[in-house]
Molecule: Fluoride riboswitch aptamer (crcB RNA motif)
Organism: Deltaproteobacteria bacterium
Order: sequence, then C1' cells, then structure tokens
RNA sequence: GUUCGUGAUGGCGGUGGAGUCCGCCGAUAACCGCCACGAUCCUGCCGUGGCCGAUGACUCCUGCGGAGCC
Repeated sequence: GUUCGUGAUGGCGGUGGAGUCCGCCGAUAACCGCCACGAUCCUGCCGUGGCCGAUGACUCCUGCGGAGCC
C1' cells in the first nucleotide's frame, strides 16, 4: 500500500471521580453555558463587559469559595 473478514453493554448531556436513573447520538453524529453592547446587509465567527455552576437529575467523594465556633 492492497484485498478479505469482523467491528462499539461505544460516545455525549458548559469544570473532576463513582453509583442509580433519564435523555441524545451512532463517529458523516450527539456535545462543546448564558446575557448585553459593538462590528457585520443579516446570522455566525470576532471584540468588550457581565452572570450561574464541579449534577442531564439524585446521592456520595474530591477540589475551590464564603460564614460561624474551638
């Protein structure tokens, strides 16, 4: 490099790990947070400013932050 065969109880749900459940996707995919303003013909990308969160949901652990007590 070519040919043949097989091939995900596999991946994902805005910051870590695990359990249970739910949802999405099938690698050409799902997923990769939100708001305002600017720019732009418009959208997106981009720039500036701002906001919540270690959960998709529940629980536990770890890390971070705040308050109080010893």